[in-house]
């Protein structure tokens, strides 16, 4: 400092991450509606739906100062005057104002022009006049017709109605002259001559009247203006091209008509011509603009109020009247509807203000007023105005105001939460103390009112003068709103608070019901018992006379990208070329001046946005004045760029010489090899064929082998990362014809270029059409196999095909998934093809240069992966596609095609997504590389028997719960005859068996009876302790009220702990740094090594930390220390027993230490780490064993250890008792035990252990029994004494292969013991019994050493024991391991992936079943329209010889005559009718796909190499994915080989 002030994101696709992409919020707005609430005011605004019907009133009439009469009244005797009123004749108005959006894609509107092709009543002004006669008619009366609506016929009358005459400045037209403008048709301006052509009166002043005059209002002719308008013209105005070709008055011409006025507006006649890809014609869908609305802005959206324009006025034609009309409240016809009707006949048009019906979600009073403003008439007074200006009704919006203020803690009561302390609602409430804006009462009270108009006063032009006229002044008259707004008093917190939301977005949280139920939901998603996501509730949160909800548009949305987007993999480059139109174009240098740039003028209405004032108290609202308004018109400059025209020029393009390669194309001919057939020798018994057969072929001679012949078809090597072509393709060799390309080198030509919608042209394999040809391959098809099946994958065979000529088809992963052209932007290294140069005899090497072809890499680019002078990178230039994903490349229409299809190409309905590259896991019938008793090598086992035991099943009144692959099943249970026990019958018990309060009692405790199965019930006996001065408390007990115990009820998927699992595998991870947009990666990965992420070297990594290892304990050698209960070498003594004296050397016993470290050698590796072999050592490379289990994984196990949150019982789901059951048994599994026997069985002798255990206890010796025991007690609170015998083993006998002298189940009998009791249900012991099993199908398990195997013995739990089972302990004591291809788990690395609930994933189709949506349909029923015909209403025009006619002419008249009029007729000509077409919709039996939809059927295509890589065109076959052929692609994995590149 007037008018410049301004652009936010977020949710959702995944595990996670970038990109890409759609859905979806958040914002503002509104003519709204709905739901819940609702003091006040102002100011707007109020049928968006049926242009659907509409009762009833009102919306357009005025004027007696144009004109006659009727009524009334008054004046007056009466003519008559006056006054008011009806209707009439005549005049103006009725075309304005009001309403509405149907129609209309149009000069309809906008804009900015043209009219020299034009009208204009009423206003403004200026110039002339207004002489003079004539006939009629309404009204009215009379007499008729009709229900009514209306009307006939007679007779009378008047005018500013109506006709003739005159006059005619001027004005119009014929015909001329002179002139201005014009590109021309032309036209204005000035004249001359001639013709036709006009009018109306009415008030006033004067004055008695008249008359003249005068004034005022009319009237005629004309000229100007003003205003409204007509008609033309250039720009701008929606979708659909699946609408592509429209046109016959159609283009245009000459003539003519017809209009205010140009022009096919119309006609006759000539001519063919006009429109159209710069979108005609059709359809469809709309009023248009100033403007509102959103937005940063460009834009998109919108046209309701208010202003312009336009169109309609019940639906369709039509004209009349007028200055304007084709006429909303006029007319006539034709229609539909409605009404009235005496049935003859009539009347009617609210898309004016009000109502009302009816349709919708849904939109208002049948209100007052002409007081302002506006209009129409009038001279005026006035009248008329739903137009307006009030007011009603509605939160429908905008804006302001209130519902009080100020104090007040005991933080009252109440709610509502709580961890029970309290927190919260909260100064909130009550309570004081002010206030009164709203409100109720009272009172007062503005403004809009100013004129006109009367009355009067004064001034002024004109004028003989006066009315009058024109100006200024004074009085008086006039409010619908409304006694309203406002102001004053008074009164008294008093009359006034909702809605919505509280999971993320997104501001606001906790309780309760509820239990995938009811429900919410804008996207994401909530709900399946602890829901801040439903519903109630307390509490917050945001707005607040409103708040939420729908709908609708901008916004975000750079999501069609002009500003301001893409197309190698996301969606997107046509398959390739040629070339048209179009588009854009090298250099010089003149012109123009359309494009551009600049200056002016013109326009660009008002309102409205935007600044400044200014007025209602502010605000909205209004008002004043300014800004601004990208554009249109016009005219002048400028001439660097683009155009355009002219001349130039050589670098883009081309053209000429010389040379070069090549599977470039087409034709013709030739040649070898190898299949296969066919002919003949030789030869036999098989061949082929696969994983493994079989089908097939052979003894009628295959196969093989020579020989000879036929005839397709393809052309090994050469060969390539190679070479030619536009592209698809293209390879044996020759020739002929042909296109293109390079590279070198002159001179021409002079922009001739580049792209290319349409167009045409070529275009693999499959296919199709005709007509050959046919070896091999080979769809289909046929058999063999394989499989649950197997319409595949293997195998035999085989036909179209596959060659070849003509001719069609036109698609492919036709892919570098990268249009085409030109220019620029480091480089390195191969490879074709040209040319040059240095050196050099040469070969041939090196270097430079152009054109192809690879690879790798800088900047740049990218989402990232990659590109990168052959571009994806900068740029230009032009084409062609993209706009979520299914539905679809599908329908429907159209072109093309012989068909098969091919082009083009939607909608409905559906989902939150589809995708793209990249990460980090899992995972693979991918790779590598390594581990584990994995596998192999060995042993013993289980799977068979019998019995134990635990489980599932079953069974039962219960058989109690609980664990369920591994990782449940001799597991919770280390002890189920009662107890335990949690289960079941039955008998009880209710504050309870336990625990805290509180009362009363003190008869306790213990004992006895009595009834019971007990539990308990009743009775008798029995008077307890501590502390205290008492009183009384405290323990216990027992009665009693009530808080309340109690629950092995429920939820392990609400928790804690604790545990198994993978796994004692070697890993899991953080800091910092680096790298990457990000997820993440590096480190952890590489080379070596290890049991080990164990160590060393490397190295954008450098450390760390949980694991690994050690450190702990046990054993294994020593040594020190101690020396009883252990020990006993010496010495001594004995009862010969370490049994005693003694001893501490030994063993052992516990405590503390030593050792062992790859420490030493050697050889190895990189010198390292380490690895092998040796020494030495009780031991060696972790010495054996334990203990010890990272991050984490299973929603793993445990609510029946235990402790817990909800949730549930509550005279029971709690407690107590008795018996019962858990021990059941057709079965099936698991894990044992004993066994099937000679390595044994048994029978006798007889040796040698460790761990442990013991006082409610272990129990010797001894003695009894056959034995279980039993009697009895010594020792022993334990290195003392017991348990105790260790067994296998050694030794000697005996059996002699036998269901046995091997097994011992099972059953009887008869005892021990344990216990309150062994019925159900205990062990054990003894006689007797004497089953099954003679080594275990398929399949499986544990073990690498003091292991397996085999032997015994302890211990816990326990009275006792179903222990054989768990836990230990110690004797005896192998076998085997080449090896790492497999099987199972497991770590590293990597590779592929459409999995991430992570292969026990993910996934396609058919079929069945439901739901909606679409196509296609034999037809059927609307709407629209085009053509052809047929009929023709009203009206305009035309024509009209008969009819009727006052005015003017001729005539005395009749009559005539001009000239109108009805009637007829003729063109057009609405509506209707016929018939034919296109287009639309709606239904439609039945048919087709397509979508959806927690648990349906088949299978198993895809995704790993997906189990046959897979996909793409096309043909063909099959229930279904789908399979096979042929010809393509890499967007296949996996090994080898090969070539490049890169480093050295």
């Nucleotide at each position: 400092u007037u008018a410049u002030c301004g652009g936010a994101g977020a949710g959702u696709u995944u595990g996670a991450u970038c990109c890409u992409g759609g859905c979806u919020c958040a914002g503002a707005a509104c003519g709204a509606a709905c739901g819940c609430u609702g003091g006040c005011g102002g100011c707007a605004g109020g049928c968006u739906u049926c242009a659907u019907a509409c009762a009833u009133g009102c919306a357009a009439g005025u004027c007696g100062a144009g004109c006659g009469g009727g009524c009334a009244g008054u004046a007056g005797c009466a003519a008559u005057a006056c006054u008011g009123u009806c209707a009439g004749c005549g005049g103006c108005g009725a075309a304005c104002g009001g309403g509405u959006g149907a129609g209309u894609a149009a000069c309809a509107g906008g804009u900015g022009g043209a009219u020299a092709a034009c009208c204009u009543g009423c206003c403004u002004u200026c110039c002339g006049g207004u002489g003079g006669g004539g006939g009629a008619u309404a009204a009215c009366g009379g007499c008729u017709g009709g229900a009514a609506a209306c009307g006939g016929c007679c007779g009378c009358u008047a005018a500013u109605a109506c006709c003739g005459c005159a006059u005619g400045u001027g004005g119009u037209c014929a015909c001329u002259g002179u002139u201005u403008c014009a590109c021309a048709a032309g036209u204005g301006a000035c004249g001359g001559u001639g013709a036709a052509g006009a009018a109306a009166g009415g008030g006033g002043c004067c004055u008695u009247u008249a008359a003249a005059g005068c004034c005022c209002c009319g009237c005629c002719g004309g000229g100007a203006g003003a205003u409204g308008g007509g008609u033309c013209c250039g720009c701008c105005c929606c979708c659909c091209a699946u609408u592509a070709g429209g046109u016959a008055g159609u283009u245009g011409g000459c003539g003519g008509g017809a209009u205010a006025a140009c022009a096919g507006c119309c006609c006759a006649c000539c001519a063919a011509g006009c429109c159209g890809a710069c979108g005609a014609u059709g359809g469809g869908u709309a009023g248009c603009c100033g403007g509102g609305c959103u937005g940063a802005g460009a834009g998109g959206u919108u046209g309701g109020c208010c202003g312009g324009c336009c169109a309609c006025a019940c639906u369709g034609g039509a004209a009349c009247u007028g200055a304007g009309a084709c006429a909303c409240g006029g007319u006539c016809c034709a229609g539909a509807c409605a009404c009235c009707u005496a049935c003859g006949g009539g009347u009617g048009g609210c898309a004016g203000c009000a109502g009302u019906a009816g349709g919708g979600a849904a939109u208002a009073u049948u209100g007052c007023g002409c007081a302002a403003u506006g209009g129409g008439c009038g001279a005026a007074a006035g009248c008329c105005u739903g137009a307006c200006g009030c007011a009603g009704c509605c939160a429908u919006g905008c804006c302001g105001c209130g519902u009080g203020g100020g104090g007040g803690a005991u933080g009252a009561a109440g709610g509502c939460c709580u961890u029970c302390g309290g927190g919260u609602c909260g100064u909130a409430a009550a309570c004081c103390c002010c206030u009164u804006u709203u409100c109720u009462g009272a009172g007062g009270g503005a403004a809009g009112a100013a004129a006109c108009g009367u009355c009067u006063g004064g001034g002024g032009a004109g004028g003989a003068a006066a009315u009058g006229c024109c100006c200024c002044g004074g009085a008086c008259u006039u409010g619908a709103c409304g006694g309203u707004a406002c102001c004053u008093c008074a009164g008294g917190a008093a009359u006034a608070a909702g809605c919505a939301a509280c999971g993320g977005c997104u501001a606001a949280c906790u309780c309760c019901g509820u239990g995938c139920c009811a429900g919410c939901a804008g996207c994401c998603g909530c709900g399946g018992u602890a829901a801040u996501a439903c519903g109630g509730a307390g509490g917050u949160u945001g707005c607040g006379a409103g708040c939420g909800u729908u709908g609708u548009u901008c916004g975000g949305a750079a999501u069609u990208a002009c500003u301001g987007g893409g197309c190698g993999u996301a969606a997107a480059g046509g398959g390739g070329g040629c070339g048209u139109a179009g588009g854009c174009g090298g250099u010089c240098g003149g012109g123009u001046a359309a494009g551009u740039g600049g200056a002016a003028a013109g326009u660009g209405g008002a309102a409205g946005c935007c600044c400044g004032g200014g007025g209602c108290u502010c605000a909205a609202c209004c008002c004043c004045g300014g800004a601004a308004g990208g554009g249109c018109u016009u005219u002048c400059c400028a001439u660097a760029c683009u155009g355009c025209c002219c001349g130039g020029c050589u670098g883009g393009a081309g053209u000429u010489c010389g040379g070069g390669a090549g599977a470039g194309g087409a034709a013709g001919g030739c040649g070898g090899a190898a299949u296969u057939c066919c002919a003949g020798g030789u030869g036999u018994a098989g061949c082929g064929g696969u994983g493994a057969a079989a089908u097939g072929c052979g003894u009628a001679g295959a196969u093989a082998u020579c020989u000879g012949g036929a005839g397709g078809a393809a052309c090994a090597c050469c060969a390539a990362u190679g070479g030619c072509g536009a592209a698809a393709g293209c390879a044996g060799c020759c020739u002929u014809c042909u296109g293109g390309c390079c590279c070198g080198a002159u001179a021409c030509u002079g922009a001739c270029g580049c792209u290319c919608a349409g167009g045409c042209c070529c275009g693999a394999a499959a296919g199709c059409g005709u007509g050959g040809g046919g070896a091999g391959c080979a769809a289909a098809c046929a058999g063999g196999a394989u499989u649950a099946g197997a319409u595949a994958c293997c195998c035999u065979g085989g036909u179209a095909g596959u060659c070849c000529a003509c001719g069609c088809c036109g698609u492919a992963a036709a892919c570098g998934u990268u249009g085409u052209g030109c220019a620029c932007u480091a480089g390195g290294u191969g490879u074709g093809g040209g040319a040059g140069g240095u050196g050099u005899c040469g070969a041939c090497c090196c270097c430079u240069c152009c054109c192809g072809u690879g690879c790798c890499g800088a900047a740049g680019c990218u989402a990232a992966c990659g590109c990168a002078u052959u571009a994806a990178g900068u740029g230009c230039a032009c084409c062609g596609c993209c706009u979520g994903g299914g539905g679809a490349g599908u329908a429907c229409g159209c072109c093309c095609g012989c068909a098969a299809g091919g082009g083009u190409g939607a909608a409905a309905c559906u989902c939150a997504a589809a995708g793209g590259a990249a990460u980090u896991g899992a995972c693979g019938g991918g790779g590598g590389c390594c581990c584990g008793c994995a596998c192999a090598a060995g042993c013993g086992g289980u799977g068979g028997a019998g019995c134990a035991u635990g489980u599932g099943g079953u069974u039962c009144a219960a058989u109690u719960c609980g664990a369920g692959g591994c990782a449940a099943c001799g597991c919770g249970a280390a002890g189920a005859a009662c107890c335990u026990u949690a289960c079941c019958u039955g008998g009880g018990c209710u504050u309870g068996a336990c625990a805290u309060c509180c009362c009363g009692c003190g008869c306790u405790a213990c004992u006895c009876g009595u009834g019971g199965a007990a539990a308990c019930a009743c009775g008798g006996g029995g008077u307890u302790c501590c502390c205290g001065c008492a009183a009384g408390g405290g323990a216990c007990g027992c009665g009693g009220a009530g808080a309340c115990a109690g629950g092995u009820g429920u939820u392990g998927c609400a928790u804690g702990g604790c545990u198994g699992u993978c796994g004692u595998c070697a890993g899991c991870u953080c800091g910092u740094g680096u790298c990457g947009u990000g997820a993440g990666a590096u480190g952890u990965u590489g080379g070596g090594u290890u049991a080990a992420g164990u160590c060393c070297c490397g190295c954008a990594a450098c450390g760390a930390g949980c694991g690994c290892a050690a450190c702990c304990c046990c054993u294994g050698u020593c040594c020190u220390u101690a020396g009883u209960u252990a020990c006993c070498a010496g010495c001594g003594g004995u009862u010969c027993g370490g049994c005693c004296g003694g001893g501490c050397a030994c063993u052992c016993u516990a405590a503390g230490g030593a050792g062992a470290c790859u420490g030493c050698c050697g050889g190895u590796g990189a010198u390292a780490a380490g690895c092998c072999g040796g020494a030495g050592g009780a031991a060696g490379g972790u010495g054996g064993g334990g203990a010890c289990g990272a991050c984490g994984u299973c929603a793993a196990g445990u609510c029946a250890u235990c402790a817990u949150g909800g949730c549930c019982c509550u005279u029971a789901c709690g407690c107590c008792c008795a018996g019962g059951g858990c021990u059941a048994c057709a079965c099936a599994c698991g894990u044992g035990c004993u066994a099937c026997a000679a390595u044994g069985g048994c029978c006798g002798g007889u040796a040698c252990a460790a761990u442990g255990g013991g006082u409610c206890g272990c129990g010797a010796u001894a003695c009894c029994g056959c034995g279980a025991g039993g009697u009895g007690g010594a020792g022993c609170u334990a290195a003392u004494c017991c348990c105790a015998a260790a067994a296998a083993g050694c030794c000697g006998g005996u059996c002699u292969c036998a269901g046995u002298u091997g097994g011992g189940a099972u059953u009887g009998g008869a005892g021990u013991c344990u216990g309150c009791a062994a019925c159900u249900c205990g062990a054990c012991u003894c006689c007797a019994u004497g089953a099954a099993c003679c080594u275990g199908g398929a399949a499986u398990c544990g073990c690498u050493a003091g292991u397996a195997a085999u032997c015994g013995c302890g211990c816990a739990u326990c009275a006792g024991c179903c222990a054989c089972g768990g836990c230990g302990c110690g004797g005896u004591g192998a076998a085997u391991a080449c090896g790492u291809u497999c099987c199972c788990g497991g770590g590293c690395c990597u590779u592929g992936u459409a999995c991430a609930c992570a292969c026990c994933g993910c996934c396609c189709g058919u079929c069945a079943c439901a739901u909606g949506a679409c196509c296609c349909g034999a037809g059927u029923c609307g709407g629209g329209u085009g053509c052809a015909c047929c009929c023709g209403a009203a009206g305009u025009c035309g024509c009209u010889g008969g009819c009727u006619c006052a005015a003017c002419c001729c005539g005395c008249a009749a009559g005539g005559g001009a000239g109108a009029g009805a009637g007829g007729u003729g063109c057009c000509g609405a509506a209707g009718g016929u018939g034919u077409g296109c287009u639309u919709g709606g239904u439609g039996a039945g048919g087709g796909g397509g979508a959806u939809g927690a648990a349906g059927u088949c299978g198993u295509a895809a995704c790993a190499a997906g189990g046959u890589a897979g996909c793409c065109g096309u043909a063909u076959c099959g229930g279904a994915a789908g399979g096979u052929g042929c010809g393509g692609c890499u967007g296949g994995a996996u090994c080898a080989c090969c070539u490049c590149c890169u480093u050295u």
This is a predicted structure of a 1544-nucleotide RNA (small-subunit ribosomal RNA) from a Candidatus Hydrogenedentota bacterium. The RNAcentral record of the sequence draws on ENA and SILVA. The organism belongs to Candidatus Hydrogenedentota, within Bacteria. Model confidence (mean pLDDT): 85 of 100. Rfam family: Bacterial small subunit ribosomal RNA. Rfam links the family to the GO terms structural constituent of ribosome and ribosome.